Transfer RNA from an uncultured Coriobacteriales bacterium, 73 nucleotides, folded computationally. Model confidence (mean pLDDT): 80 of 100. The sequence was found in a public genome assembly. It matches the Rfam family "tRNA". It is annotated as a transfer RNA. Rfam links the family to the GO term triplet codon-amino acid adaptor activity.
């Protein structure tokens, strides 16, 4: 330098032919219990990695820049 793939919640990952965000563990508060462990119930205003462009509307599609990973050179 050249092609690929990925950047979403503390953490590991989901996401729909474009209509405005979720799971699990994690952490908070509660019930139980003499205390605890377990168990069960509620709890999420996330610059969807930046920045343009399309659209009425973008996490989603296009172009671009940055990181990370792999392959070739």
């Nucleotide at each position: 330098g050249g092609c690929c793939a990925g950047a979403u919640a503390g953490c590991u990952c989901a996401g729909a032919u474009g209509g405005u965000a979720g799971a699990g563990c994690a952490g908070g508060g509660g019930a139980c219990u003499g205390a605890a462990a377990a168990u069960c119930c509620c709890c999420g205003u996330g610059u969807c990695a930046g920045g343009g462009g399309u659209u009425c509307g973008a996490u989603u599609c296009c172009c671009u820049u940055u990181c990370u990973g792999g392959c070739c050179a």